This is a predicted structure of a 352-nucleotide part of an RNA (small-subunit ribosomal RNA, central domain) from an uncultured organism. It matches the Rfam family "Bacterial small subunit ribosomal RNA". Model confidence (mean pLDDT): 87 of 100. The RNAcentral record of the full RNA draws on Greengenes.

Context: one part of a larger RNA
RNA sequence: CUGGGCGUAAAGCGCGUGCAGGCGGAUGGUUAAGUCAGAUAUGAAAGCUCCCGGCUAAACUGGGAGAGGCUGUCUGAAACUGGCUAUCUAGAGUGGAGAAGAGGCAAAUGGAAUUCCGCGUGUAGUGGUGAAAUGCGUAGAUAUGCGGAGGAACACCAGUGGCGAAGGCGAUUUGCUGGUCUCCAACUGACGCUGAGACGCGAAAGCAUGGGUAGCGAACGGGAUUAGAAACCCCGGUAGUCCAUGCUGUAAACGAUGCACACUAGACGUUCGUAGUGCUACGGUGCUAUGAGUGUCGCAGCCAACGCGAUAAGUGUGCCGCCUGGGGAGUACGGUCGCAAGGCUAAAACUC
Numbered sequence: 001c002u003g004g005g006c007g008u009a010a011a012g013c014g015c016g017u018g019c020a021g022g023c024g025g026a027u028g029g030u031u032a033a034g035u036c037a038g039a040u041a042u043g044a045a046a047g048c049u050c051c052c053g054g055c056u057a058a059a060c061u062g063g064g065a066g067a068g069g070c071u072g073u074c075u076g077a078a079a080c081u082g083g084c085u086a087u088c089u090a091g092a093g094u095g096g097a098g099a100a101g102a103g104g105c106a107a108a109u110g111g112a113a114u115u116c117c118g119c120g121u122g123u124a125g126u127g128g129u130g131a132a133a134u135g136c137g138u139a140g141a142u143a144u145g146c147g148g149a150g151g152a153a154c155a156c157c158a159g160u161g162g163c164g165a166a167g168g169c170g171a172u173u174u175g176c177u178g179g180u181c182u183c184c185a186a187c188u189g190a191c192g193c194u195g196a197g198a199c200g201c202g203a204a205a206g207c208a209u210g211g212g213u214a215g216c217g218a219a220c221g222g223g224a225u226u227a228g229a230a231a232c233c234c235c236g237g238u239a240g241u242c243c244a245u246g247c248u249g250u251a252a253a254c255g256a257u258g259c260a261c262a263c264u265a266g267a268c269g270u271u272c273g274u275a276g277u278g279c280u281a282c283g284g285u286g287c288u289a290u291g292a293g294u295g296u297c298g299c300a301g302c303c304a305a306c307g308c309g310a311u312a313a314g315u316g317u318g319c320c321g322c323c324u325g326g327g328g329a330g331u332a333c334g335g336u337c338g339c340a341a342g343g344c345u346a347a348a349a350c351u352c
Stems, first nucleotide, its partner, number of pairs: 004323003007306002012320001014201004021194003025088007033081002035077007042069001048066007091191001092188003095184005103177007110154001115149007125136002162169002206247006215241002220236004258319006266297014301308002325352003334345004
């Protein structure tokens, strides 16, 4: 160096964009760097392989030949890889015509409910629990009617439904805006795939400054329970949860399954298109074919098993990341990032 792996045993970066690098469609021509062949130079001895010999044999040893190289030079070959050049359209993209969607950002608006406030009715309880008590209430509560304030979240629709790279996204309307799919096949003509570094995004909690605060609610106080109760249950309740701006950069960031492409039986749902064809109350609806998603089952195959099975964990190719016994330890030290909390990188002694 080659050889093994990564759903659950150790192992897929949380996700994307992308420089370098690696890899790269079809057909000609050319070149000869890689590649291959020949020649030549070099390749000490020992060692290795083969042949012959010497110790009775072997080990050992003498002689001869050969192999052994990212090596130099010369000559040649041209299939493959590379370079150059010309052409192509199946990859990729553009255009035209359509489609669906909680994709993102901003603004405005709406109703239900909780709480609080005011007024009215009304009177002794209410609330809460396994049972209670703390709490609230004759200074009039709970209940009920009307009015008002404010914050947060958007019932039904709602669906192994949809959208997004992931995190995630759910009232309505408007504005701005990203991506995807289908059909046509007009245009470009390999413009592609992956991606170390880098850059960006990134739930919740947390931090900074300023606002906001209805409900909920770490901490905290009280009541219970209990042997105790630092809890579970109950009554309160601050930070927080919300908004703006900046930071943090982590999660069982999960499909515990990297991305792209190709190939490999079927069956049944569901979402969004397209084409054909029946029916139609012209709103649609059925069947067939076809494309893109999302699910269930399942052949072959794979798997230690569980299971996976065209959305592969099957069969292959390209590129990246990662793993190498348990503990020590995702720790120490160092570096770096951060306001901090801490993050990233990452050992060893020792021990089993």